[in-house]
RNA sequence: AGAGUUUGAUCCUGGCUCAGGAUGAACUCUAGCGACAGGCUUAACACAUGCAAGUCGAGGGGCAGCGGGGGCGGAAGCUUGCUUUCGCCCGCCGGCGACCGGCGCACGGGUGAGUAACACGUAUGCAACCUGGCCGCCACAGGGGGAUAACCCGCGGAAACGCGGCCUAAUACCCCGUGACGCCACCGGAGGGCAUCCUCCGGUGGCCAAAGGAGCGAUCCGGUGGCGGAUGGGCAUGCGGCGCAUUAGCUAGACGGCGGGGUGACGGCCCACCGAGGCGACGAUGCGUAGGGGUUCUGAGAGGAAGGCCCCCCACACUGGGACUGAGACACGGCCCAGACUCCUACGGGAGGCAGCAGUGAGGAAUAUUGGUCAAUGGGCGGAAGCCUGAACCAGCCAAGUCGCGUGAGGGAUUAAGGCCCUGCGGGUCGUAAACCUCUUUUGCCGGGGAGCAGUGGUCCGGACGUGUCCGGGCUGGGAGAGUACCCGGAGAAAAAGCAUCGGCUAACUACGUGCCAGCAGCCGCGGUAAUACGUAGGGGGCAAGCGUUAUCCGGAUUUACUGGGUGUAAAGGGAGCGUAGACGGCGAUGCAAGCCAGAUGUGAAAGCCCGCGGCUCAACUGCGGUAGUGCAUUUGGAACUGUAUGGCUGGAGUGCAGGAGAGGCAGGCGGAAUUCCUAGUGUAGCGAUGAAAUGCGUAGAUAUUAGGAGGAACACCAGUGGCGAAGGCGGGCCUGCUGGACUGUAACUGACGUUGAGGCUCGAAAGCGUGGGGAGCAAACAGGAUUAGAUACCCUGGUAGUCCACGCUGUAAACGAUGAAUACUAGGUGUCGGGGGCUCACGGGCGCUCGGUGCCGCAGCAAACGCAGUAAGUAUUCCACCUGGGGAGUACGUUCGCAAGAAUGAAACUCAAAGGAAUUGACGGGGACCCACACAAGCGGUGGAGCAUGUGGUUUAAUUCGAAGCAACGCGAAGAACCUUACCAGUUCUUGACAUCCCAAUGAAUAAAGGGUAAAGCCUUUAGCCCUUCGGGGCAUUGGAGACAGGUGGUGCAUGGUUGUCGUCAGCUCGUGUCGUGAGAUGUUGGGUUAAGUCCCGCAACGAGCGCAACCCCUGUCCUUAGUAGCCAGCAUGAAAAGAUGGGCACUCUAGGGAGACAGCCGGGGACAACCCGGAGGAAGGCGGGGAUGACGUCAAAUCAUCAUGCCCCUUAUGGACUGGGCUACACACGUGCUACAAUGGCGCCUACAAAGUGAAGCGAGCGUGAGAGCGUAAGCAAAACACAAAAAAGGCGUCCCAGUUCGGAUUGUAGUCUGCAACUCGACUACAUGAAGCUGGAAUCGCUAGUAAUCGCGGAUCAGAAUGCCGCGGUGAAUACGUUCCCGGGUCUUGCACACACCGCCCGUCAAG
Repeated sequence: AGAGUUUGAUCCUGGCUCAGGAUGAACUCUAGCGACAGGCUUAACACAUGCAAGUCGAGGGGCAGCGGGGGCGGAAGCUUGCUUUCGCCCGCCGGCGACCGGCGCACGGGUGAGUAACACGUAUGCAACCUGGCCGCCACAGGGGGAUAACCCGCGGAAACGCGGCCUAAUACCCCGUGACGCCACCGGAGGGCAUCCUCCGGUGGCCAAAGGAGCGAUCCGGUGGCGGAUGGGCAUGCGGCGCAUUAGCUAGACGGCGGGGUGACGGCCCACCGAGGCGACGAUGCGUAGGGGUUCUGAGAGGAAGGCCCCCCACACUGGGACUGAGACACGGCCCAGACUCCUACGGGAGGCAGCAGUGAGGAAUAUUGGUCAAUGGGCGGAAGCCUGAACCAGCCAAGUCGCGUGAGGGAUUAAGGCCCUGCGGGUCGUAAACCUCUUUUGCCGGGGAGCAGUGGUCCGGACGUGUCCGGGCUGGGAGAGUACCCGGAGAAAAAGCAUCGGCUAACUACGUGCCAGCAGCCGCGGUAAUACGUAGGGGGCAAGCGUUAUCCGGAUUUACUGGGUGUAAAGGGAGCGUAGACGGCGAUGCAAGCCAGAUGUGAAAGCCCGCGGCUCAACUGCGGUAGUGCAUUUGGAACUGUAUGGCUGGAGUGCAGGAGAGGCAGGCGGAAUUCCUAGUGUAGCGAUGAAAUGCGUAGAUAUUAGGAGGAACACCAGUGGCGAAGGCGGGCCUGCUGGACUGUAACUGACGUUGAGGCUCGAAAGCGUGGGGAGCAAACAGGAUUAGAUACCCUGGUAGUCCACGCUGUAAACGAUGAAUACUAGGUGUCGGGGGCUCACGGGCGCUCGGUGCCGCAGCAAACGCAGUAAGUAUUCCACCUGGGGAGUACGUUCGCAAGAAUGAAACUCAAAGGAAUUGACGGGGACCCACACAAGCGGUGGAGCAUGUGGUUUAAUUCGAAGCAACGCGAAGAACCUUACCAGUUCUUGACAUCCCAAUGAAUAAAGGGUAAAGCCUUUAGCCCUUCGGGGCAUUGGAGACAGGUGGUGCAUGGUUGUCGUCAGCUCGUGUCGUGAGAUGUUGGGUUAAGUCCCGCAACGAGCGCAACCCCUGUCCUUAGUAGCCAGCAUGAAAAGAUGGGCACUCUAGGGAGACAGCCGGGGACAACCCGGAGGAAGGCGGGGAUGACGUCAAAUCAUCAUGCCCCUUAUGGACUGGGCUACACACGUGCUACAAUGGCGCCUACAAAGUGAAGCGAGCGUGAGAGCGUAAGCAAAACACAAAAAAGGCGUCCCAGUUCGGAUUGUAGUCUGCAACUCGACUACAUGAAGCUGGAAUCGCUAGUAAUCGCGGAUCAGAAUGCCGCGGUGAAUACGUUCCCGGGUCUUGCACACACCGCCCGUCAAG
């Protein structure tokens, strides 16, 4: 000292939460010792029992009990007068229960209920007072009297207790005397005080005292009156310390006076009379809460919170009331009364008061022993000894707190073993930890010694003033704690560690278990199969005899802001003005001294805090000393400032005079246009309304149009970020009347008269309310028509309150500039309205200055930013109002106002971890601008209808294996399921296994062939059949065996790698440095052009760069060149019926290597002299020539664990392996993708042409033969520019069909075949004959394509034994259309809005239902 939490990120506002300290604490787990201090916070609830206040015999009468003594009598022993003992008597002595009397009991101890008060604190006052005991001083104590308790007698009562009678004493009571320096009254004098008044002196008159006791005595202790002191109290006053105004008025002894009563004393304290006061917004009264202070905790401080222990004060003592006694009480352990409660009772009556110490019950989360001692300290009584003392001192219990100590120290690595620890399996970690060696012994245990606290007292001696009292010495007695502290000795590491925590905040990480379950959590938040957040373990970090949790307080929180905050948009300026109280206030002068400043004095108790020194071994604790205690009071000074008083000034403010401007207000009058209505005319079928309509109006004549009239309301143009007004607000023109304010000029007058303004008063849009008018248009409500899923709306047709006027009420608005009023100061620029000067002028004007208003831009400054910026949101001052997280809620209750509606004031419970402001980047918009794309449009052909093929869904099934799911799954994985494949199902079967490595044994194989058996495999049998060698063996292989292990197309694509799809071949995506911004970010990449393109040019706080684009690569189009077992015969030769068939050649075609070519290069135009665009020439090709490959940063937890790889989990005689059969081919249906068609641009038959690219040895297979055909037989050639597949087909020619379910179409079915294959039943393809279905161009909807493209035609290949309408390729024929970018889908750039960010498939509101 801060941190976490609102967001995708940012800054700010703002709340919540945490880290710290503290406690009279409690609870969980745990626990060795000591010192010090603490211990009913709740029921001021109720209390059994014991104790807590007595003492004095030196005041008195007495003698119950005890001891002594004396006397008498008895008994026993005997030493015959002694001992013991018993009884009686004597108060004679020590003493003493009860009694009279004195002092004390008003202290000490407890508690905090009450109390908001002079109760407390502090400072004063008492000229208005008291004070026992104590101290000092003065004086005095003479005489007398009458009672009474105890006791005794009697009586009553259960008891408590009471009554009566007789006797007696006193330091008890009374009377007389004496008596002033006392008190009272009067007179005279002197002094003092702010004052009511006080003090002193003198005189006269009156009044009041007393007690004795002890001692041989000296003497001592007492008594009475007075004065003074000290101490303790009483009373009064200033100031101070609490919540609510949703408590605003309170007050009848209430305020004062006079007189009296009362008191120790003042006083309405009480009373009679009189007056009309007193308190209150500076908060009376009421209600709630509370003992106050020193201090304690916290805090940097200022503050905030608290008042337990200790100290001071107060109050209380079962509850309420009252007095008595006394120096003192209205009395905790006194009295009386009333009440509640408890107890006793003989029912008639009585007793009691733990908030004293212990203790009990109850309450409660919770708080101790019915202990010891008066040894010390202190108190009461006493002359003293002494007695009493639950005050006190000690001990006991409790980790409840603070402080201290210990649980060992050093060495010791093989870094042991071990661990339900981790692991990459190598190891790591616990860990020098342990063991082991050496050492020590605090505390505890055992033994021994052993304090201080003790001073006094008694007694003896001595000394000092005056033998008492004091001082010194000797002897002697005395300790609860306690045989404690402390010291010494002994044995022995011996007896002594836990608690919470480890996701971030916050220091400390792994494994397993669990699987949004169980649970955690202070906040944010963890947990849905890989949880560092749950539980356990190992390990770690933290404290430590404690540790955590809970509760509470302060802090952090500048989050109530005095120090030290705010109010344009985050919460917050009152709707506006006038103005009361109050607050604040211009320039000189003088006085005063309240504030203010300085000095001095008193006080501010002690304890505590702080500093220093000392004592317990240290510390906590404690002793002494010093500060401090920010305060109050008194006093002495000062006079700058504030205040106050006096007297001035003119600058603030106001007045006068002179002007001009204005929708300022109120009242009255006059005006025209328009709407509607009425009357009349003209005129005819519609009008009106809307997106389109309908309702409505109209043949009973509307709308339209003309004329006349009625009535109400509102005032076009001018009109302007123009004007006026405090705000609300105020527009026809003019006139009239009344009236407010501002402005300019002048400087005659006043002389601070000012500013603000709680309450208060006034004004205050619209709507609304009351009464009475008025009512044309408009128009809530209402009605109808539409729209719609609905439409209590938006739209339309009507229409009532209302809108208008008068009077009254309401008192609110986004009453906004979301910005209170006033004053001063602080760069500029530019408009506009009103006014006044100056200069100039060509008389329109121009330039410049100034005052007031109203706008814009902008500097400094401010601000979270946006923005504000002389009209401040800047810099300052003054005053008022308001804010303190969101919701609940401007709600409820109360109060005030209102006719009502409602307004004003204005909470809480509960709940959330946010709610918010500004700005940023995206995404999004049925926002905008620009651009692109077969996106639309323009076209061509399809799909969707039919049959079939194929894939999928669904259903079915023993199984119909699995995956793919909008585009981007669905002729997809699958470039080919009859067995195999195959992962699925049924059955059979194997268990180290079909496959890999290692070990042992046996064997010589492996392999091939054959047989048995089986559905098949497994299984059984037979035959043939190894290499090297040093001859020991080895290699290789098989079989058998044991276990490590194999194996898994089992799960998780949301644990992964790799690969792929998609946006998208869209033009984008970023970085470095710089700059701007508090920051997220921006800039660059935006802008002007241009492009297919972030392509290029220009501009620019940017300058560069990277990944993309383009180019580099391949194919294709032209030419050249090189080469020539295919091509050509072009030229020469041979040659056949024909044929490059042959020689020869490489010119052409072609093949495949190399090169050229195209670059906006040339010309013209446009453009900015650019990039580039348009046109042209040349050229095979022209503006990227065509096509391919190539896919940026990223998105979709996209796809794939079944291509492969792989973490984790799971199976292990099975979820692995083998086999037979079946299934993946099912079939009411639904969808996708295709094929074939529906025909004449066609079908069929015959004839005739022209390709390219490929493939071929388990192959392609010519030719020939054969069959009607699929094919078969035979067989040449070809590992291929050579042979073969191979015919290309559409096309062309000729012929036929004649619009029909056909000579279209070919499904389906029957029969007979062919081929492949171990095998075509489930379930192949093909052939022939026969059969001849649907279908006559396809609803809504939807797909592809912009040129060698679509369409159409055939050919080839991969896979493959066989099995394409699919897929991948090839060539042939070969179109139409594009005006254009409004619209649909998708995309890019800029901009705008946003409460979205899982990003519009978002967010979110209301109702209903369930819980």